[in-house]
Model confidence (mean pLDDT): 84 of 100. The RNA shown here (SAM riboswitch aptamer (S box leader)) has 100 nucleotides and comes from a soil metagenome. The model forms 97% of the base pairs in the Rfam consensus.
């Protein structure tokens, strides 16, 4: 680089101690009733990998590799629709993941 897929789900303990929500900017939250980060169990999915099954089917079972476990990716920013505007829908970009 390329492809899917991102409104679903899924937390407790312990160390430590002030910031965190990807980065800029705005906004909205979250945090000393402990933020982030590690370590421990535990859970959630079900991309891969494995077992079954189907061959005009794409499903089922497992839980090995990986990801995750406030807020849709917390939202917005650029283009389009619609609008007096504000909600509000759609793509694009950026991110995340997973296989190559």
């Nucleotide at each position: 680089c390329u492809u899917a897929u991102c409104c679903a789900g899924a937390g407790u303990g312990g160390c430590u101690g002030a910031g965190g929500g990807a980065a800029c900017a705005g906004g909205c939250c979250c945090g000393u009733c402990g933020a982030a980060g590690c370590c421990a169990c535990a859970g959630c999915a079900a991309c891969c990998a494995g077992g079954c099954g189907c061959u005009g089917a794409u499903g089922c079972c497992c839980a090995g590799g990986u990801g995750c476990u406030a807020c849709u990716u917390c939202c917005u920013g650029c283009c389009c629709g619609a609008u007096a505007a504000a909600c509000c829908g759609g793509g694009a970009g950026a991110g995340a993941u997973a296989a190559g």